Context: one part of a larger RNA
Molecule: small-subunit ribosomal RNA, 5' domain
Organism: metagenome
Formats: sequence, structure tokens, C1' cells
RNA sequence: GAUUGAACGCUGGCGGAAUGCUUUACACAUGCAAGUCGAACGGCAGCACGGGAGCUUGCUCCUGGUGGCGAGUGGCGAACGGGUGAGUAAUACCCAGGAACAUGUCCAGUAAUGGGGGAUAACGCAGCGAAAGCUGGGCUGAUACCGCAUACGCCCUACGGGGGAAAGCGGGGGAUUCGUAAGAACCUCGCGUUAUUGGAGUGGCCUAGGCCUGAUUAGCUAGUUGGUGAGGUAAAGGCUCACCAAGGCGACGAUCAGUAGCUGGUCUGAGAGGAUGAUCAGCCACACUGGAACUGAGACACGGUCCAGACUCCUACGGGAGGCAGCAGUGGGGAAUUUUGGACAAUGGGGGAAACCCUGAUCCAGCCAUUCCGCGUGAGUGAAGAAGGCCUUCGGGUUGUAAAGCUCUUUCAGGAGGGAAGAAACGGUUUUGGAUAAUACUCAAGACUAAUGACGGUACCUUCAGAAGAAGCACCGGCUAACUACGUGCCAGCAGCCGCGGUAAUACGUAGGGUGCGAGCGUUAAUC
Repeated sequence: GAUUGAACGCUGGCGGAAUGCUUUACACAUGCAAGUCGAACGGCAGCACGGGAGCUUGCUCCUGGUGGCGAGUGGCGAACGGGUGAGUAAUACCCAGGAACAUGUCCAGUAAUGGGGGAUAACGCAGCGAAAGCUGGGCUGAUACCGCAUACGCCCUACGGGGGAAAGCGGGGGAUUCGUAAGAACCUCGCGUUAUUGGAGUGGCCUAGGCCUGAUUAGCUAGUUGGUGAGGUAAAGGCUCACCAAGGCGACGAUCAGUAGCUGGUCUGAGAGGAUGAUCAGCCACACUGGAACUGAGACACGGUCCAGACUCCUACGGGAGGCAGCAGUGGGGAAUUUUGGACAAUGGGGGAAACCCUGAUCCAGCCAUUCCGCGUGAGUGAAGAAGGCCUUCGGGUUGUAAAGCUCUUUCAGGAGGGAAGAAACGGUUUUGGAUAAUACUCAAGACUAAUGACGGUACCUUCAGAAGAAGCACCGGCUAACUACGUGCCAGCAGCCGCGGUAAUACGUAGGGUGCGAGCGUUAAUC
């Protein structure tokens, strides 16, 4: 000199953009942060509508008939998104390769989607418990569960053969058949389901190289190193096991100890390098502490399960409940770090055919000079060089065109008025095309068009009034730009280094003046 996620002291007008627990991975009150689908299912607790009954004429009761839908079965999601950096010096990360793998949803292809069965929740009955919750008997549905049939391709094979699947739901329809009707068969479209091939993307695994300090850590290692066989895994492999051999690593630093998430980057520097890893992005690890598996395409799972432990809470003392390193917020720690805010309008995600629902992701707003950037606190003129202050050799000098006065302007703040873009998708109408028996329905593309804004009456624009509301901080001995007076008298004090102060202190304190920076200025800490 540059820099910071900074803090402290004095001071503080406005706006834009960004950042904001670096310390206790300390403990957490409260609310929210993951749901959705009735176009999978049986149903109907509540609401609304329709219908019926009773009357006391505006109330009560009944009724799944309709819109819908609590609880329940089932599907998908919950493995993403969000947080933190404890652990980890290598099962991490970076870079370059590799072969023995998996893959829900998505895309493209091939082949199917036939026929049956037994249960079970909800519900109702009975019972236990303070509660959390639980038990028994009974009824019932499915895209829940299980056989049978079939098998292009698939799997196993000793090549003879053997094995294995599925589920339906919704829209529309002219004949014909069944049916009192609703509707069904039938046709067709869409979404699904099953098997399998390929792809895309994603993930698992292996290898070389790189990756902090210590030798006052020199030897380490028995599943250890390799082989054979087996098991196991989606998959190679001591991954595991049996047997056999005695290997493997190490001064090119093994082992041990300490410290630490890694990278793109960031800061500094002419560069080489040094330091660092907040925000943003990629990867990894963790979710009260330790361990384990289940489900699933995917977890050994932050807001799932089980076991153990510590802690907190409820209890009828028998037993139960919990996990903010999600967003806010509280206590504590600390020099120190924000609101228990708004909205799903946009972007994205989950579910759904869709409408839509959910989303503390996200977008916004709030707080803080924490940082960066921009603007303002007025402009011109004005010598009687006013008054006052300070100094003085008492002549004067300086503050100083500074003020006052005169002439202007009105940024920003204030008042009034107008007022966006961010929003076109979805929806509706229609045209063309696909599919189709079809001018239904539906899908794709095009045209026209209604609605939808948290921010926010915000940005921005116009206008009104009046210089009106807006300057401090540090320093002035040398380094280092800037000097005098008074007070003090090795005292009080200053100080980054040299040093200053013991009666004329440009170095302490105050004042006048000056210098530097300026809504900041200094100090402290840290890095180059």
C1' cells in the first nucleotide's frame, strides 16, 4: 500500500447492489418447512345442494342421489430440494483413464394385457389402558395379495430340456345382442399394466498421478500379501470363509502423532509465489451419541423403524413422548452476526388426465454505514477586508470571500397527482392435420381471446414550497502533508519505531490556526 463474513470508539443525510453465529456439531418453548391422487378402492364423519318426513314456519330428523370428502386400503413422492463442516490426510477431493455393473420416471422399438381364487383395513360388536395405544369375534372392495393359462424376445442348462408376467381406469359412439332402466357386450381414443431390446441421463466400482506438519514418531502388518476352491454382491475383488504358500509396506518417509472437509475459486503480488476455502457452483461427510437392518429403482434414510446410552417432558408410577447442523425465534457462549414478516405472482420441484393442491426451495419485503458504488449537505457575486476569536514586535497579522448583504437554482428528503415492465402459458372459441366407422371424444400445430402481481400505489414521471432538513473524524517532533499561545513541570500524560515531559514542551492537556480523508474517520485483529 492492498484486503476482510470483521469488532470497538466518535459521528451519521439519501439511494442502488450485496453480505450478515467465523465462538458451543451447546440446549431448545412455539408456529410453519412433504405432500398429493375420488380418472385405483370400499365407503360417507363433517360441509353444501337436491329429495322426503315432522311440526312450533324456520328449526329438527331421514336420505351417498349430486358436488365433494375426514379417517382408511392402494399408487407415486418422501433418497430431491434445504442445513452444517463434527469426522475424514484418504473408502475424501482434483485430473486422466478403465471394466466386471445397476437404473423408478423419460425417449425409441418388439410382443402381450386371457381366465380364476382366498383374504384384510375401514365399518360394526365386545373388551383392556390414565395416556400412548392395543386385543378378540364378525362383514367387505381394489391398479392390494396369490395361483392357473400363454411366452416374440428373456433367464438357467449337463443342450436332452426346464423356468418365469400382467390391472385396470376414464372419454366418445351408429347399427346389432342382453337388460324394465341405469348400463353392459361390441367399436374406438387416451392414460396405465407386463415381458424384453436399445438409448439418454444418473449412480456404484477399479487404477496412475497430485494433495499440510512432525524422525524429539523407524520399523509396521496374520485376513496381514498372494494362490486354489466356495460363498456373497447389481458388479471386479480377502468382500467373507476353508485349505496352501510366506509374503506385503517402509528414509522416494511406512507406522504413529498433530492439524484439516476437498475443488472451481478468493485476497495479495509485476510475476514466480504466499495466504485462504464466507457468500455462488461441483463433490464428499454428517443429522442428539453409538450400532443395525427394513422398505424401495435409489437410503443403511435430517423432519422413517429397531436396539443401547445421555438429556428433557407427561404420568393415575403400571408406562409413555421427543430430537431446529430446515425457516423464523429463545436461552447460553462470545468482541460479534437480522424478522417468531408476505406470496406461491414469477422460476423450479412433488402429486394429479386436468382444474388444482403442497412447496420457510424460491421470489420479495423488514433490520444493520457490515461492504462496494452513486448523489447531496447549495451556486454566483460580495472588502467597510465588519463584529467576534487567536497571535502580536502593539504597527499589525490571521480566521477571510469566509460571514452578512444581493441575485439565482431545487438534486435528495417533504407535500400533491399520475403510474409501469416483470404475464403468457394453462383456460375459451376456431382452422388445419393425426387417429377413427365417425362431422363424437381426443392429440399436435397455428390464429383470435377472457383471467391471473406477493413485491406495490413500488420503480418512474409531473408538480408545489423554500437555502430551506443534512459534517464529521483523525492528525500537525522525524519517518509523514500540516505551528503558535496558554496550562503542566520526569507530575499528569503520550508513544508504531526513534523517543517526548525535571519552568520558555511545534511530542502531554486546552485553544486558535493548519493538513488529510469525508458519511464516514480512526483504533484493534488478520493476510499478502